Predicted 3D model of a 76-nucleotide RNA (transfer RNA) from a soil metagenome. The sequence is in RNAcentral, with records from ENA and MGnify. Its Rfam family is "tRNA". It is annotated as a transfer RNA. Its family is annotated with triplet codon-amino acid adaptor activity in the Gene Ontology.
RNA sequence: AGUCUCUUAGCUCAGUUGGUAGAGCAUUACCUUGACAAGGUAGGGGUCAGCAGUUCGAGUCUGCUAGAGACUACCA
Numbered sequence: 001a002g003u004c005u006c007u008u009a010g011c012u013c014a015g016u017u018g019g020u021a022g023a024g025c026a027u028u029a030c031c032u033u034g035a036c037a038a039g040g041u042a043g044g045g046g047u048c049a050g051c052a053g054u055u056c057g058a059g060u061c062u063g064c065u066a067g068a069g070a071c072u073a074c075c076a
Base pairs, nucleotide, nucleotide: 001072002071003070004069005068006067007066010025011024012023013022019056027043028042029041030040031039049065050064051063052062053061
C1' cells in the first nucleotide's frame, strides 16, 4: 500500500425479506429472610462507531471517514 471481516445497552451477543431495537449477565425498587445468598415481580438504561446517499420507511442497502482484527504485497 491492497483485499476481506467486525463496530448494536455497563459487559457478552442476537436482530429472518428494509417495516415501531431484543436476550443473558449486571444494575434499581419491591416481595421473600432475623440477616445474607438464592428465588420471584416490576422498572431504568441505546445518536445501532461517525457523516452523507437511496427509499414512503435503514441496525439492515450504497459511498466516505474512524477504530479493531485477519490475509497479501513491498521494504535491495